[in-house]
RNA sequence: GCGCGCGUAGCUCAGUGGUAGAGCACCCGACUGAUAAUCGGGAGAUCAUAGGUUCGAUCCCUAUCGCGCGCA
Numbered sequence: 001g002c003g004c005g006c007g008u009a010g011c012u013c014a015g016u017g018g019u020a021g022a023g024c025a026c027c028c029g030a031c032u033g034a035u036a037a038u039c040g041g042g043a044g045a046u047c048a049u050a051g052g053u054u055c056g057a058u059c060c061c062u063a064u065c066g067c068g069c070g071c072a
Base pairs, nucleotide, nucleotide: 001071002070003069004068005067006066007065010024011023012022013021018055026042027041028040029039030038048064049063050062051061052060
């Protein structure tokens, strides 16, 4: 330099055009003499950035940025 893949909650990941979800972690409560475990509830995301397509974009297209893999 060329090609491919990935970027979504603190962490690990779902979600392939119509209100963004789960597990763990965090906070509150129940249980206990107290903790742990368990159970109930809650908060937490400008979906990497900027444009475009569309009535509507996390999702499709383009460019850029970051990371990884391959080729040279």
Record summary: Transfer RNA from Candidatus Kaiserbacteria bacterium GW2011_GWA2_52_12, 72 nucleotides, folded computationally. It was read from a public genome assembly. It matches the Rfam family "tRNA". The family's RNA type in Rfam is transfer RNA.